[in-house]
Context: one part of a larger RNA
RNA sequence: UGACGGGGGCUCGCACAAGCGGUGGAGCAUGUGGUUCAAUUCGAUGCAACGCGAAGAACCUUACCCGGGCUUGAAGUGGAGGUGGUAGGAACCGGAAACGGUAACGACCCCGCAAGGGGAGCCUUCAUCAGGUGUUGCAUGGCUGUCGUCAGCUCGUGUCGUGAGAUGUUGGGUUAAGUCCCGCAACGAGCGCAACCCCUGUCUUCAGUUGCCAACGGGAAAGCCGGGCACUCUGGAGAGACUGCCGACGUUAAGUCGGAGGAAGGUGGGGAUGACGUCAAGUCCUCAUGGCCCUUAUGCCCAGGGCUACACACGUGCUACAAUGGCUGGUACAAAGGGUUGCGAGCUCGCGAGAGUAGGCCAAUCUCAAAAAACCAGUCUCAGUUCGGAUAGAAGUCUGCAACUCGACUUCUUGAAGUCGGAAUCGCUAGUAAUCCCGGAUCAGCACGCCGGGGUGAAUACGUUCCCGGGCCUUGUACA
Numbered sequence: 001u002g003a004c005g006g007g008g009g010c011u012c013g014c015a016c017a018a019g020c021g022g023u024g025g026a027g028c029a030u031g032u033g034g035u036u037c038a039a040u041u042c043g044a045u046g047c048a049a050c051g052c053g054a055a056g057a058a059c060c061u062u063a064c065c066c067g068g069g070c071u072u073g074a075a076g077u078g079g080a081g082g083u084g085g086u087a088g089g090a091a092c093c094g095g096a097a098a099c100g101g102u103a104a105c106g107a108c109c110c111c112g113c114a115a116g117g118g119g120a121g122c123c124u125u126c127a128u129c130a131g132g133u134g135u136u137g138c139a140u141g142g143c144u145g146u147c148g149u150c151a152g153c154u155c156g157u158g159u160c161g162u163g164a165g166a167u168g169u170u171g172g173g174u175u176a177a178g179u180c181c182c183g184c185a186a187c188g189a190g191c192g193c194a195a196c197c198c199c200u201g202u203c204u205u206c207a208g209u210u211g212c213c214a215a216c217g218g219g220a221a222a223g224c225c226g227g228g229c230a231c232u233c234u235g236g237a238g239a240g241a242c243u244g245c246c247g248a249c250g251u252u253a254a255g256u257c258g259g260a261g262g263a264a265g266g267u268g269g270g271g272a273u274g275a276c277g278u279c280a281a282g283u284c285c286u287c288a289u290g291g292c293c294c295u296u297a298u299g300c301c302c303a304g305g306g307c308u309a310c311a312c313a314c315g316u317g318c319u320a321c322a323a324u325g326g327c328u329g330g331u332a333c334a335a336a337g338g339g340u341u342g343c344g345a346g347c348u349c350g351c352g353a354g355a356g357u358a359g360g361c362c363a364a365u366c367u368c369a370a371a372a373a374a375c376c377a378g379u380c381u382c383a384g385u386u387c388g389g390a391u392a393g394a395a396g397u398c399u400g401c402a403a404c405u406c407g408a409c410u411u412c413u414u415g416a417a418g419u420c421g422g423a424a425u426c427g428c429u430a431g432u433a434a435u436c437c438c439g440g441a442u443c444a445g446c447a448c449g450c451c452g453g454g455g456u457g458a459a460u461a462c463g464u465u466c467c468c469g470g471g472c473c474u475u476g477u478a479c480a
Stems, first nucleotide, its partner, number of pairs: 001480002003477003007474007015464002019428005026319008034310002042053002064305002067302004073129001079126002081123003088105001091102004109118003131294002134292003140288002142283003145279001147277001152191006158167003171182003197271004202239007211229001216226003242265001245259005321421001325380007337368003342361002346357004387418001392413007434456007
């Protein structure tokens, strides 16, 4: 100087407390461990691995296993030789395919009338080489997680100390903040904080192929038409919030509390933004890369299988156990997105998943599209039920060469466990939790996951004694 302490002081955080809803019990989905297997490819392992890499394993992917094949190789670079019936190649034969064989047809550029020559392409051989998701993340770059959006981490000069170092950065206040003020052997400065950036909340203005009966006319009705940019909205430009104003407190300070005005008040709300460093943290399977290793195989191609196994254990979710509910019928109200190999209206058929046909739309114009909880009416009457939907049988639909292993969905039948969950444990402080639907990426198909959008919309916080983690000062130390 640090680190540590079941030392002390101050202080913060959904850390506790106060509340609301969960997980832990059930069924299923998904990931992991374990076990099994020819293979169940590999990585990730306290917080910070476990709906993680994977924004989507039927084939492909695919790295694994079994079997069949290739050896300058699937692709690249350059040297030599060969090649116009050459490159390519429908079709046929063998085969599971890869591949092997036969083969109709059959090119292109330059010079040249042509013959022919040259180049490119292709083939073969030889020698260099390729290739490796093989190994080492404890050889590395890059990227990332984490403490933590915590308020810290340092430097120059000066001063003090023999020196390691200290001071500044400590102290008194204050703040979300090393934020600011005052004091001070310090005076300044840098990386962080804040601000500058984006979205959102109010208004003005500009612009109207969306919106409006707001005012007029037409029309059975629909902004449907004439017509108009007032309003809504869209998206450009601006205004607005700064403790600016008033009062109290405070050291006359920084600031704190209350008030006015205001759409908004003291960082308005949300996002992006992550200091010096820590964990030899993660990644050699994104990529790049040193060393080592394989080179008729640890490389490459193909078919089938596997990654989907299943006495079990754990994590994360979904659906429930019902009446604040289930079912049936009716009536409303969103936002944000996607769409040409696409979205597909309408009509017809089908109980339905869907099928047929087809207007429109490269989309503020057409379409996906029905928002669902909600509200109104009826029914059920507390039961393993008209709760719950697993499992199973049958018949189908769609995607796709192909749904057996192993897809999603529909209809009929079947109706399991489950009556609110032990010890323990998680999230959340407001448009939040809870609850309800909608969209997107990936994607032929496949979503209870992920990323976004809106609808309805709470309870509680006395407080900092305790548990956990962090910051500053101080103290002890047999630790470095």